[in-house]
This is a predicted structure of an 83-nucleotide RNA (c-di-GMP-I riboswitch aptamer) from Bacillus mesophilus.
């Protein structure tokens, strides 16, 4: 340097549910709470995929992202160790 996640060590993050706030919604933020995570760190203007439909179009039960999700796949950066 590349790679690995056995064994450790120091730690980190925080699902669902509940409360408050924002939002048309999806969802987000904060508090409390831990299901789990070797990237559950960052990126939505590498890319793919998914969700919602205020508004717009249409006309009956629809379509559509300018909105949202990376703890869906993924891209980028990275702690420690070396069976």
């Nucleotide at each position: 340097a590349c790679g690995u996640g056995a064994u450790a060590a120091a730690g980190g993050c925080a699902a669902a549910c509940c409360c408050a706030u924002u939002g048309a919604a999806a969802a987000a933020u904060g508090g409390a709470g831990a299901c789990g995570c070797a990237a559950a760190g960052c990126u939505a203007g590498a890319g793919g995929g998914a969700c919602u439909a205020c508004g717009u179009c249409g006309a009956u039960u629809g379509a559509u992202a300018g909105g949202u999700c990376a703890g869906c796949c993924a891209g980028c950066c990275g702690c420690c160790c070396c069976a």
The prediction has a mean pLDDT of 86. The RNAcentral record of the sequence draws on Rfam.